[in-house]
RNA sequence: UGAGUCAGCCAGGCGGUCGCGUUGCGCUUCGGUGCACCGAGGAACGUCCGGGCUCCGCAGAGCAAGGUGGUGGGUAACGCCCACCCGGGGUGACCCGCGGGACAGUGCCACAGAGAACAGACCGCCGCACCGGCCUCGGCCGGGGCGGUAAGGGUGAAACGGUGGUGUAAGAGACCACCAGCGUGCCGGGUGACCGGCGCGGCUCGGUAAACCCCACCUGGAGCAAGACCAGACAGGAUGCGUUCGAGGGCUGCUCGCCCGAGCAUCCGGGUAGGUCGCUGGAGGCGUGCGGCAACGUACGUCGUAGAUGGAUGGCCGCCGCUCGGCGCCGGGGGUGACCCCUGCCGAGCACAGAACCCGGCGUAUCGGCUGACUCAUCCG
Numbered sequence: 001u002g003a004g005u006c007a008g009c010c011a012g013g014c015g016g017u018c019g020c021g022u023u024g025c026g027c028u029u030c031g032g033u034g035c036a037c038c039g040a041g042g043a044a045c046g047u048c049c050g051g052g053c054u055c056c057g058c059a060g061a062g063c064a065a066g067g068u069g070g071u072g073g074g075u076a077a078c079g080c081c082c083a084c085c086c087g088g089g090g091u092g093a094c095c096c097g098c099g100g101g102a103c104a105g106u107g108c109c110a111c112a113g114a115g116a117a118c119a120g121a122c123c124g125c126c127g128c129a130c131c132g133g134c135c136u137c138g139g140c141c142g143g144g145g146c147g148g149u150a151a152g153g154g155u156g157a158a159a160c161g162g163u164g165g166u167g168u169a170a171g172a173g174a175c176c177a178c179c180a181g182c183g184u185g186c187c188g189g190g191u192g193a194c195c196g197g198c199g200c201g202g203c204u205c206g207g208u209a210a211a212c213c214c215c216a217c218c219u220g221g222a223g224c225a226a227g228a229c230c231a232g233a234c235a236g237g238a239u240g241c242g243u244u245c246g247a248g249g250g251c252u253g254c255u256c257g258c259c260c261g262a263g264c265a266u267c268c269g270g271g272u273a274g275g276u277c278g279c280u281g282g283a284g285g286c287g288u289g290c291g292g293c294a295a296c297g298u299a300c301g302u303c304g305u306a307g308a309u310g311g312a313u314g315g316c317c318g319c320c321g322c323u324c325g326g327c328g329c330c331g332g333g334g335g336u337g338a339c340c341c342c343u344g345c346c347g348a349g350c351a352c353a354g355a356a357c358c359c360g361g362c363g364u365a366u367c368g369g370c371u372g373a374c375u376c377a378u379c380c381g
Stems, first nucleotide, its partner, number of pairs: 001377010012320007020039002023036005041352001045363002048361005053223004060256004065219005070084005085099001086097004100214002105212002107208003122153002124149005130143005161179006180204001182201008227277004236268006248260003284303008321350007331342004
């Protein structure tokens, strides 16, 4: 200098003018009006997770249902975050993983192929007898049959270990050496998942659970349209069951248990749908120190800045900034050097997007800019 990897931050600025919303302080003819401070986000989006909070008198047990899935930490908690292990990718920094179990069971592996889980003989190889031909006795060629074989070839995504030998009629873990894998004993390291080493052994027991399933752990329900209070208005009727021999109810479903209980269930019809609270000070933000590899924790200090309710923050102008394109290009400065910085004009563009109870995450969208650390390549000293 170029190309990359990981992480953090910002999200246009300033001025003028007109116009909005809450709050505060005044004025008011009670209709309003003047001034001042403040007034959307990194995702406010998705509603995918976890909570705070509210209500269900308590929310017990079991089943069902749902969720997560290497180990150890963090956190209020999580399906999130951090570190590590194993497997895979990359020269590397790093990235990816629906990461427990196939010896509990069931299912599936198309087509091709002989054969796809205790399978299998298409082409082959070997042996035996028979038939035909050749030939100098041995023997050679061809044909179909019987038996042996799975080492060679072929099919396939995948074929019941690999290489080399012994052995055999021909072969084959049939046997042997060395490997890989699996099972297992011991030792060492680590909190652990795991890693390393030294032996022994049958010789080798496919894949798939992001298929059903098994195992381990977790889970009351509903939700701010929750819920609380105030004001106001109306109109009841029918049927069925029941009042301690218990109708109905306890708000995911079922069963059991426990409890409440004198009215309840269904249908027809009528009234109200207004106001206040909830509603913004929190598992809060920022700074510094300490602990920790880190996530994060902790101590001290500091900040106080939307709370709407058909639902506010916008329009115009000017300057600057950033990005892209075109034109132009002399000069100044820094450095040992490779190289670096400043300086002109015109045009266009400035994204994704919008609080509604509040937080912690994840996912998705996006014009651009800044900073730090690390990796590789090349050049200079």
Predicted 3D model of a 381-nucleotide RNA (Bacterial RNase P class A) from a Cellulomonadaceae bacterium. It is recorded under the gene name rnpB. The RNAcentral record of the sequence draws on ENA. The source organism's lineage runs through Bacteria, Actinomycetota, Actinomycetes, Micrococcales and Cellulomonadaceae. The prediction has a mean pLDDT of 78.